[in-house]
């Protein structure tokens, strides 16, 4: 110094609930709040998985469908600190 790894220090992010707004929904944004996170940083025309179904299709109390979402599901890319 690098890879792996995650002790310490300093800091970082922020689940659920509740409120407001947007949306057909999934969900998102802001506030509140900390369940957790060593990538919980970035990437959804980017591979797999998952969620929703306005429109459309259908054998129509139902089912199918992404062009809508999800990176806090896996993954890819980059990165702070430095004990064992």
């Nucleotide at each position: 110094g690098a890879a792996u790894c995650g002790a310490a220090c300093g800091g970082g992010c922020a689940a659920a609930c509740c409120c407001a707004c947007a949306g057909a929904a999934a969900u998102g944004u802001g506030g509140u709040g900390a369940c957790g996170c060593a990538a919980a940083a970035c990437u959804a025309c980017a591979g797999g998985g998952g969620c929703u179904a306005c429109c459309g299709c259908u054998u129509c109390c139902g089912g199918c469908u992404a062009u809508g979402c999800u990176u806090g599901c896996c993954a890819g890319u980059u990165a702070c600190c430095g004990a064992a």
c-di-GMP-I riboswitch aptamer, 84 nucleotides, folded computationally.
Its mean pLDDT, the model's own confidence on a scale to 100, is 83.